RNA sequence: GCUUUUAUAGCUCAGUAGGUAGAGCACUUCCAUGGUAAGGAAGGGGUCGCCGGUUCGAUUCCGGCUGGAAGCU
Numbered sequence: 001g002c003u004u005u006u007a008u009a010g011c012u013c014a015g016u017a018g019g020u021a022g023a024g025c026a027c028u029u030c031c032a033u034g035g036u037a038a039g040g041a042a043g044g045g046g047u048c049g050c051c052g053g054u055u056c057g058a059u060u061c062c063g064g065c066u067g068g069a070a071g072c073u
Stems, first nucleotide, its partner, number of pairs: 001072007010025004019056001027043005049065005
């Protein structure tokens, strides 16, 4: 340099033939215990990497950029 792939919650990841997003762990509060852990209930947290395009509408489709991974030279 070229090709492929990837970017979604604090972490690990789902998701959608386009209609404003979820799980587990973590965090907060409560229950419970003599206390801790485990357990139970409730809750908070994400302009879906950035910039554009298409569309009534984009996390999803298209282009570019940036970062990560793999391969080729």

Overview:
A computed fold for a 73-nucleotide RNA from an uncultured Clostridia bacterium, annotated as transfer RNA. Rfam family: tRNA. It is annotated as a transfer RNA. About the family: Transfer RNA (tRNA) molecules are approximately 80 nucleotides in length.